Model confidence (mean pLDDT): 84 of 100. A computed fold for a 353-nucleotide part of an RNA from an uncultured bacterium, annotated as small-subunit ribosomal RNA, central domain. The full RNA is in RNAcentral, with records from ENA. It matches the Rfam family "Bacterial small subunit ribosomal RNA".
[in-house]
Context: one part of a larger RNA
Parts: sequence; C1' cells; structure tokens
RNA sequence: UUGAGCGGACAGGGCUCAUACGUAGUUGAUCGCGUCAGAACUGUAAUCUGGGGGCUUAUCCCUGAGAGUGCUUUCCACACGGCUUGACUUGAGGAAGGCAUUGGAGAAUGGAAUUCCCCGUGGAGCGGGGGAAAGGCCAGAUAUCUAGAGGAACACACCUGGGGGAAGGGGGGUCUUUGGCUCUUUCAAGACACUGAGGAGCGAAAGCGCGGGGGGUGAACACAGGUUGAUACCCUGGGAGUCCCCGCCCUAAACGGGAGGAACUAGGAGUGGGGUCCAUUCCACGGGCUCCCAUGCCGGAGGUAACGCCUUAAAUCCCCCGCCUGGGGAGUACGGCCGCAAGGGUAGAACUC
Repeated sequence: UUGAGCGGACAGGGCUCAUACGUAGUUGAUCGCGUCAGAACUGUAAUCUGGGGGCUUAUCCCUGAGAGUGCUUUCCACACGGCUUGACUUGAGGAAGGCAUUGGAGAAUGGAAUUCCCCGUGGAGCGGGGGAAAGGCCAGAUAUCUAGAGGAACACACCUGGGGGAAGGGGGGUCUUUGGCUCUUUCAAGACACUGAGGAGCGAAAGCGCGGGGGGUGAACACAGGUUGAUACCCUGGGAGUCCCCGCCCUAAACGGGAGGAACUAGGAGUGGGGUCCAUUCCACGGGCUCCCAUGCCGGAGGUAACGCCUUAAAUCCCCCGCCUGGGGAGUACGGCCGCAAGGGUAGAACUC
C1' cells in the first nucleotide's frame, strides 16, 4: 500500500470559519478530451510457449521465432464522465411578515446570608465531633437588637429528564447593544453547493505576567485527633488562588466515549416552537390535525460478537476530512516549531513479553 476498521476491544481531530484538492441537481445543443470498437507502425533483458543446437542424457546453456501490457498515428460510435454554450427550480442563499429563548457584550441596580466594625441587653461558657482536644472568651465571647462597611454568589417558586448556543459554556431583576435558529408567504434570483489538507479564530479548570480587590472558601503550611505508622481521611486556623482589567497559556472522562453533509427505510405514545381547523362577540383558556423544526422515550424489519442501535441509526447507499494496525518502552527521547515559565504540539528506536 491492498485489505479490515473507528458507541464501549486500537481508532472521530475540543469546536467553528475557510484556501487548495476531491466530489457534486434537472434538461437541451456543441465538441469528441476521457471512454468503447477496428486497423497500422513500434514494442526491454531474463522468464513463458514451441523449433533447432551444445555439455554422453537430464537440470543447465546457446540460437533464432512466437506471445506481449503499453506508446504513437488513423478511423467508427457518442450512452456515461468532461469542455463550451442555452434553459429550469426541487439544492443553497436572499426578500417580506411573524415567533420562542439562562445565546454574546456593556452599564447601572436588588434582597437574603456569611464575615468584620460601633452601641445596647446579658454574664459564663462557646466551638467542634464518633468521642475529644487544640482554638475563642470576664480586657465581656457565644446568644440577641440597632446602625454601618466590604466582597463573592444568586436559595426557594417560576422550573421543566423544558429552552437557547459551534463547542467550551450559560439562570436575581432592569436598560442598551448584538448573533443565530425556526415558521408562513412563494416574491425575485438561478447550482451560487458539500467537505475541507495547510491556515485563522474561539476554547472549562488549573497555571503565568502587570495592576487592583479580598467576604466566604481554601492547594501549600501549622496544630489537635485518629492510626502499628498517617507526609491522608476528620477538627481548628490559614499566606497563594478563587473575583476584576489587560496580556499569555491551549490542555480535559473538551463525552452522546458516536466527525460533517445528502438521500432513503414500519409504527406507538410525549414535550418545546411555529402553522392550520373547530369553538369563543373579542382577548385569554380549550379541543382537533400532524404540515414544518427541535428534543427525549419505547419498538418492528435490518444490521451487531453480544450489549445495545433503530427516521436524532450503530439499517441501506453516496461524497469529503480525520484517525487506527499486539502489550510495554512512550505520548517518552532527540530534532526543529510555539511559550515569560510551567509546559504544549509533532514524534521514534533499541530492548522486552
């Protein structure tokens, strides 16, 4: 490489945008490039086939033929692919009109609670736990009342195996700004598409740099306990960090352990958004349809080693990208690239079973 694969056995890139390449709707015309058929020229040594010859024969060797993919030229055909050109509307995008939403960013704001501080009441315990101790406290703690400061997070109801986002992720309420989906009309336009090596951007937490902030929590650290030991689990404290601004880092069980796109293949019963019909004087509420989108459950055929999947496929087919090839060594060494560093990304071999 072929082949076989990628839900969990090895294997889907963390996600998006997008360049090259690859692939690509319907229907005419043109050309005859690919393609198909015929003919001609040419056609490598060995091997192979058959003829002749040489080792006494054979294996073997020599010789001259045959066969010969292919290339070139000429010519036939024009279904399929392709070039050029015309048309179309179903794919894709746009327009008009709606809808839902914790999508993003910024600003100001709210209440509960913890902590601290001031005053009052009060006067001996508090705290903690399996049980204790360390710790706080007559210089007045814990408890309780009033006033104040500051930081972080948004209980419960609404709230829902419900909704929005490409993923990471996102929930107090308000305002400003901004992105995307989806539905209806079928108005214009007319293949403008899919994927995507490189590339660019985003990317939890922890970590790093400068400056703020610091209530709670809390790696490190210290003490008390427990234990054979206890560099842990439990308790009391607690400097980084956690928060904000700007700039880096670029990794996760970044998981649906499932790349993206198109088509196609029984049903059942939900939920969210839209549409439509009925009812309603109108609104709201209600009922029906299942036409579209989304999101979960069950399940027949099918496929699967089985588990499980099953119109949101892991079924049946097509396109494109990524990845895998026994375990360890090792996601390591070396090299070059990126980074302030921590380290990241790319990525072996010896050896061993």